[in-house]
Context: one part of a larger RNA
RNA sequence: GGAUGAACGCUAGCGGCAGGCUUAAUACAUGCAAGUCGAACGGGAUUCGGAGUAGCAAUACUUUGAUGAGAGUGGCGCACGGGUGCGUAACGCGUAUGCAACCUACCUUUAACAGGGGAAUAGCCCCGAGAAAUCGGGAUUAAUACUCCGUAACAUUGCGGUGUGGCAUCACACUGCAAUUAAAGAUUUAUCGGUUAAAGAUGGGCAUGCGUGACAUUAGCUUGUUGGUGAGGUAACGGCUCACCAAGGCAACGAUGUCUAGGGGUCCUGAGAGGGUUAUCCCCCACACUGGUACUGAGACACGGACCAGACUCCUACGGGAGGCAGCAGUAAGGAAUAUUGGUCAAUGGGCGCAAGCCUGAACCAGCCAUGCCGCGUGCAGGAAGACGGCCCUAUGGGUUGUAAACUGCUUUUAUCAGGGAAUAAACCCCCGCUCGUGAGCGGGGCUGAAGGUACCUGAAGAAUAAGCAUCGGCUAACUCCGUGCCAGCAGCCGCGGUAAUACGGAGGAUGCAAGCGUUAUCC
Numbered sequence: 001g002g003a004u005g006a007a008c009g010c011u012a013g014c015g016g017c018a019g020g021c022u023u024a025a026u027a028c029a030u031g032c033a034a035g036u037c038g039a040a041c042g043g044g045a046u047u048c049g050g051a052g053u054a055g056c057a058a059u060a061c062u063u064u065g066a067u068g069a070g071a072g073u074g075g076c077g078c079a080c081g082g083g084u085g086c087g088u089a090a091c092g093c094g095u096a097u098g099c100a101a102c103c104u105a106c107c108u109u110u111a112a113c114a115g116g117g118g119a120a121u122a123g124c125c126c127c128g129a130g131a132a133a134u135c136g137g138g139a140u141u142a143a144u145a146c147u148c149c150g151u152a153a154c155a156u157u158g159c160g161g162u163g164u165g166g167c168a169u170c171a172c173a174c175u176g177c178a179a180u181u182a183a184a185g186a187u188u189u190a191u192c193g194g195u196u197a198a199a200g201a202u203g204g205g206c207a208u209g210c211g212u213g214a215c216a217u218u219a220g221c222u223u224g225u226u227g228g229u230g231a232g233g234u235a236a237c238g239g240c241u242c243a244c245c246a247a248g249g250c251a252a253c254g255a256u257g258u259c260u261a262g263g264g265g266u267c268c269u270g271a272g273a274g275g276g277u278u279a280u281c282c283c284c285c286a287c288a289c290u291g292g293u294a295c296u297g298a299g300a301c302a303c304g305g306a307c308c309a310g311a312c313u314c315c316u317a318c319g320g321g322a323g324g325c326a327g328c329a330g331u332a333a334g335g336a337a338u339a340u341u342g343g344u345c346a347a348u349g350g351g352c353g354c355a356a357g358c359c360u361g362a363a364c365c366a367g368c369c370a371u372g373c374c375g376c377g378u379g380c381a382g383g384a385a386g387a388c389g390g391c392c393c394u395a396u397g398g399g400u401u402g403u404a405a406a407c408u409g410c411u412u413u414u415a416u417c418a419g420g421g422a423a424u425a426a427a428c429c430c431c432c433g434c435u436c437g438u439g440a441g442c443g444g445g446g447c448u449g450a451a452g453g454u455a456c457c458u459g460a461a462g463a464a465u466a467a468g469c470a471u472c473g474g475c476u477a478a479c480u481c482c483g484u485g486c487c488a489g490c491a492g493c494c495g496c497g498g499u500a501a502u503a504c505g506g507a508g509g510a511u512g513c514a515a516g517c518g519u520u521a522u523c524c
Stems, first nucleotide, its partner, number of pairs: 001524004006520005013376006019369002021334001026332003030329003035076003040073002047066008083287003092212008102204002107200007115149004125138005155180011185192002213259003220250003225247008262284004267276003289310005312323004340366001342365003348362001349360004379410004389401005416460005424451001429446007468513005473494003479508005489496002
C1' cells in the first nucleotide's frame, strides 16, 4: 500500500447492488416450514330445496334431489428443497479411468397382455379400561388394499448344442428341453391408469492411478491382521461376515501415534513464483439432543418417521406419558459483534391431482444495519470598501482567514408538495377458428401482479433540506500563539515534556480524505 462476513470512537443527506451469529453442534416459549388425490374406496356431519302425512299454524315425521365438513382405507410424495460444519487426514475431496462386479420410482420409445374367484380389515355401530397419551373386546363393510387359480416369454433358474469376440475370471448372438413367475380398475366417454419384457435418459453404488495438513521431543505397528479354499450375505465385487488352512501385511519414499482441519471451484495479495483463505454463490461429503438399531421403500439406516439406552425439559389423578429450531422468524445465554415472531404464491421451481386447484418461511419481495462497493448531492457565476469579527506581527500600520461573507444574477439534481403511472404475464384454463381428426399442433380473443400507487414521467415554489473526521518533529502532505513546566500528558519507530515545546492541552491557520474519517484485529 492492498484486503476484510469485521468491531470500536466521532460524524451522517439520498439512491442502486450486494452482505449480515466468525462466539455456545448452548438451551429453547409461540407461530409457520409437506402435503395432495372423491377421476382408487366405503361412508357421510352440515346446509339448501321438492313431495307426502298429522296439525288452524309453528312444527314433527316419512320420502326424494343437491351439497359434500371432519375422520378412515388406498396411491404418490415425504430420500427433493432448506440448515449446519460436530465428526472426518479419509478414495472424504479434486482430477483421470474402469465395472466382463451393479441398481435406478416418476419420464421417453418399442413389443406383448389384462380371464375367473376368495377371505379379511380400518372406518361406522355397540361395550369396556385409563387423569391423559392411548388401548382392548364384539358385530358389520369397500377398494387401484390383500390373496388364490388360469394364461405367458425376448424374463429367471437348471441341463444341453452351434458360432463370434475378448481383458484372466469370461462376454455376446442363435437355438433345444424342463421348471417358476403377472395384471386394476375409475369414468362426466374427454381420458387417466394396470402387468411383463427390451432399450434410452436421469440419478446413484463400487473399484483404481495421481494429488491433498503439523509434529520424529511419535519408530516400530497389525491377529480378521495379510493371503488362500469353501459357505453366507449384498443391487454388486470384496475378510463384508463365518469355518478351515498358511504366516503373512505395513513402515525413514515416514507406518503407528498425537494435535489440528470438512474438501474443491473460488477469494485476497504479489511483476511472477509463491503465500494466505474457503463468509456469500456453485459442486461433493458429513451430521440432525448424545449413542446404537433396523423397518418401510426404486431410493434412507431417514432434520420436522419408528424402536432402545442416556442426559435435559415439560404434564400427571404418581399408575404413566410428551418433546428435540444445525428449517423461517423470534427468545434467553455467550460475545467486541451480526437483522422482522413481515407480505405473496404474481413470477421461477417443487409435490400431488385429468384438471380446476391445494400445499410450498424453496423462491420472489418488503423491513432493519454506512457492513461493503458504486453513483449523486450539500449549489453555480459575478462580487474588494480586500468590510465586521477572529488569529498573528517588527503594532497610528500590516499579514491572514478571503471572493470567503454581505450583495447581484442564474439553476433546481436532490429533498418537499401535486398530477399521471409501468415492464416483470405468458402460459394453464375458458371461448372461437384452422390443419385436421379415436390423438395432437397452430392462430385469435378473454382471465391472473405480492412487490406497489413502487420505479419512472410531468409540474410548482424556493439556495431552499444536507459536512465531517484525522493529522500538521522526521519517516509524511501540512506552523504559529497561549497554557503547562520530566508535571499533566503523547507515542507506529526514532523519541517529545525539567520556563521561550512547530512533538503535551487549547486557539487560529494549514494538509489529507470525504458521507465518511480514524483506531484496533487478521492476511499478503

Small-subunit ribosomal RNA, 5' domain from a bioreactor metagenome, 524 nucleotides, folded computationally. It matches the Rfam family "Bacterial small subunit ribosomal RNA".